[in-house]
Predicted 3D model of a 72-nucleotide RNA (transfer RNA) from an archaeon. Rfam family: tRNA. The family's RNA type in Rfam is transfer RNA.
RNA sequence: GCCUUUGUAGCUCAAUGGUAGAGCACCACACUCGUAAUGUGGGGGUCGGGAGUUCAAUUCUCCCCAAAGGCU
Numbered sequence: 001g002c003c004u005u006u007g008u009a010g011c012u013c014a015a016u017g018g019u020a021g022a023g024c025a026c027c028a029c030a031c032u033c034g035u036a037a038u039g040u041g042g043g044g045g046u047c048g049g050g051a052g053u054u055c056a057a058u059u060c061u062c063c064c065c066a067a068a069g070g071c072u
Stems, first nucleotide, its partner, number of pairs: 001071007010024004018055001026042005048064005
């Protein structure tokens, strides 16, 4: 220098055009003498940044950034 893949909640990951979800974690409550476990509820993300296509973009296209792998 070139090619491929990945980037979504604190962490690990879904969602392949139509109002962004789960598990764990966190907070509150219940249970307990108390804690853990368990149960119920809750908060938390303008989807890496920008532009384009579209009535509508996490999703499709382009550029940039970051990470991983490969080629030279």